[in-house]
RNA sequence: UCUCAUCCAGAGGGGCAGAGGGAAACGGCCCGUUGAAGCCCCGGCAACCACCGCGCGAGUUCUCAGGCUGAUCCAGCCGGCGAGGCCACGCGCGACAGGUGCCAAGUCCGUCCCGCAGUCCGGGAAAGAUGAGG
Numbered sequence: 001u002c003u004c005a006u007c008c009a010g011a012g013g014g015g016c017a018g019a020g021g022g023a024a025a026c027g028g029c030c031c032g033u034u035g036a037a038g039c040c041c042c043g044g045c046a047a048c049c050a051c052c053g054c055g056c057g058a059g060u061u062c063u064c065a066g067g068c069u070g071a072u073c074c075a076g077c078c079g080g081c082g083a084g085g086c087c088a089c090g091c092g093c094g095a096c097a098g099g100u101g102c103c104a105a106g107u108c109c110g111u112c113c114c115g116c117a118g119u120c121c122g123g124g125a126a127a128g129a130u131g132a133g134g
Stems, first nucleotide, its partner, number of pairs: 001134007012042005020031003025111004043103003048099002052094006059087001061085004066078005107127001112124004
């Protein structure tokens, strides 16, 4: 920097520190000396990715069954249908908690567009955050 998915749920104590913080600009509204940011420790939430199990789907391949030919229990060939297995893939469900992430308020709300001229409200976009991949 690009792509995709998600963002109205959930989850806090302690120590150090000492005035700011809620991404940025503006406007609002909040949090904060009953201690902000930051750092550390412990705890927790969640389930994106990894690992594991089950089911389904389609694929590949193998085996069996089947068919054909060769005079034979053997050999060769076929492959539309049937049964089972290996392997990798996709989807769904479950379990776990290894890699991240997160633990005031919807991503705190608005700014741009639409519904309706305005307010409210609702929807969307933009921007941002997180994860996975390039």